[in-house]
RNA sequence: GGCCGGGACCGCAGGGCGGUCGGCUCGUGAACCUGGUCAGGGCCUGACGGCAGCAGCCAUAAGCGUCGUCGUCCGAGCCUGUGUCAUCCUGGCCGUC
Numbered sequence: 001g002g003c004c005g006g007g008a009c010c011g012c013a014g015g016g017c018g019g020u021c022g023g024c025u026c027g028u029g030a031a032c033c034u035g036g037u038c039a040g041g042g043c044c045u046g047a048c049g050g051c052a053g054c055a056g057c058c059a060u061a062a063g064c065g066u067c068g069u070c071g072u073c074c075g076a077g078c079c080u081g082u083g084u085c086a087u088c089c090u091g092g093c094c095g096u097c
Base pairs, nucleotide, nucleotide: 001094002093003092004091005090006089007088008087010083011082012081013080014079015078017075018074019073021071022070023069024068026065027064028063034059035058036057037056042051043050044049
């Protein structure tokens, strides 16, 4: 100096991981202006019975929270694959001084 190979660096793709946001699940959740059931009490009725309906209870709206799950977007660290001009490191072979 040449040839071949490996690695680093760089790009691309995928995965994983992490995060934002959203859906689902679950929970909570209305003195009254949600619903159901409506003790007590109230009203109507000659009576039978009926009416409205507070509290309570149940269910839920908005909202809030949510291990988990699905999705969206983002990502210099991780893994895999792939590509390449230059650069750096390194191994082998050949040649030259």